[in-house]
Molecule: RNase P RNA; transfer RNA
Organism: Alphaproteobacteria bacterium
RNA sequence: CCAGACGGCCGGAUGACCGCGCCUGGAAGUUCGCUUCCGGGUGAGGAAAGUCCGGGCUCCACGGGGACACGGUGCCGGGUAACACCCGGCAGGGGCGACCCUCGGGACAGUGCCACAGAAAGCAAACCGCCUUCCAACGCCUCGGCGAAGGAAGGUAAGGGUGAAAGGGUGCGGUAAGAGCGCACCGCGCCGGCGGCAACGUCGGCGGCACGGUAAACCCCACCGGGAGCUAGGCCGAAUAGGGGCGACAGGCAUCGGGCUUCGGCCCGGUGCAGGCGGGUUCCCGCGCCGCCGCCCGGGUAGGCCGCACGAGGCGUUCGGCGACGAACGUCCCAGAUGAAUGGUCAUCCCCUGCUCACGCAGGGACAGAACCCGGCUUACAGGCCGUCUGGCAUU
RNA sequence: GCCGGCUUAGCUCAGUUGGUAGAGCAGUUGAUUUGUAAUCAUCAGGUCGGGAGUUCGAGUCCCCCAGCCGGCACCA
Repeated sequence: CCAGACGGCCGGAUGACCGCGCCUGGAAGUUCGCUUCCGGGUGAGGAAAGUCCGGGCUCCACGGGGACACGGUGCCGGGUAACACCCGGCAGGGGCGACCCUCGGGACAGUGCCACAGAAAGCAAACCGCCUUCCAACGCCUCGGCGAAGGAAGGUAAGGGUGAAAGGGUGCGGUAAGAGCGCACCGCGCCGGCGGCAACGUCGGCGGCACGGUAAACCCCACCGGGAGCUAGGCCGAAUAGGGGCGACAGGCAUCGGGCUUCGGCCCGGUGCAGGCGGGUUCCCGCGCCGCCGCCCGGGUAGGCCGCACGAGGCGUUCGGCGACGAACGUCCCAGAUGAAUGGUCAUCCCCUGCUCACGCAGGGACAGAACCCGGCUUACAGGCCGUCUGGCAUU
Repeated sequence: GCCGGCUUAGCUCAGUUGGUAGAGCAGUUGAUUUGUAAUCAUCAGGUCGGGAGUUCGAGUCCCCCAGCCGGCACCA
């Protein structure tokens, strides 16, 4: 210098003027609701997005344990409030390398599937080929044999062909031809030693190979999980026909008090027992409730306040840890709209594009915009900055 | 803001346990008719919304995007 890998950061800057939302100080007016004027503070993001995960918070009349069902997660260890996230390792794969990718448990618990092609696709199979034996047209000939198309029986998974996949691979020996049939190395399985918390690695021995793939198919194993969501939910106010239909369950007994009575009883309230119901089903223990539930039709209102911004919060320093992260101390308050603010103009500078020898001139500034709040993931994104490292070339 | 569903031929929709994607209407060509319609025969038309992944193999299974549609509050 060229090519590349990884990590982190910024996402136009400053000033003036005019406006908008929220908070707040003062003055004046007031029908005490508020209005007007003069100031001060503050005002989008790394993704505010998709709503894919995990929580806080709120409601659903429930808290613990067991079983079943359903859903999710899935190498090992750690971090965290929690996670499907993050960090550090392991294994497999890719790259010369820095480094990158992987839903990466189990296929000797069971079931299913493996289309087409192919002879055979699951404790498999002989189509071609190779080899042996028998029969044998025919040929040779020293007449006893030899060769041989073809046929029958058998052996063989080395070769061909089919397929995504054909039941270890390579080499040597061996054999009629072959074959883990035997041996060496590699692979696989089992056992043991050593290292590691573990995943796993490594060494030695044994087995001659018998156990194909698929679990983002059912399933098995381990662990986790109640549902709905701020249009949650609470308070106030206004208006209407304070309605109708369907469905589900309970309205049981005793006793006390009050009221009504046609003296048969009825209604309201309290207590006890039995019974029923209670965040998928069921069982156990405990607790709570006993009426007013669910759906549909029709009617009315779509106003105000709270929830709502001090939080697993930001920044800095030190310490512990390889790291994710944790601890201590100091410091800061940092958007809260709801017909929905966060903008515009000018000046100087920055970057990009075009024209120009140049001075300079013109145009432009990515993706996108809070709505209860956090931690992640994913997706979109013009341009730029910093750091570490790898390969190649050149020079010293 | 939150929660569901859908996307397959020009249109409306099927698609089973993953194995070369179909139906009706519309369209082309031919027959029938004096001609048209109807009818009959025939043919064409698909990146299964897009991209990655699992698998030998994906419309189907898993993940990420895009587009379209629907629902929600309170009173009684």